Transfer RNA from Christensenella sp. UBA1782, 75 nucleotides, folded computationally.

[in-house]
RNA sequence: UGCGGGGUAGAGCAGCUUGGUCAGCUCGUCGGGCUCAUAACCCGGAGGUCGUGGGGUCAACUCCCACCCCCGCAA
Numbered sequence: 001u002g003c004g005g006g007g008u009a010g011a012g013c014a015g016c017u018u019g020g021u022c023a024g025c026u027c028g029u030c031g032g033g034c035u036c037a038u039a040a041c042c043c044g045g046a047g048g049u050c051g052u053g054g055g056g057u058c059a060a061c062u063c064c065c066a067c068c069c070c071c072g073c074a075a
Base pairs, nucleotide, nucleotide: 001074002073003072004071005070006069007068010027011026012025013024020058029045030044031043032042033041051067052066053065054064055063
């Protein structure tokens, strides 16, 4: 420098082909229940400027453009 993949709660991921009805799942965390007690199990809650900026659209995590960061391949 080119090509490919990725960036979404504290962690790991889905959702993007079909724009709207939903930002969700598991673990973690907080509160409660159960127990002599802890774990497990059950119930409930909090936590997200969807990498950044711009464009077009009535409307964007989702489409288009540029840039930033991470991983891989090639040189």
Lineage of the source: Bacteria > Bacillota > Christensenellales > Christensenellaceae > Christensenella.
Its Rfam family is "tRNA". It is annotated as a transfer RNA.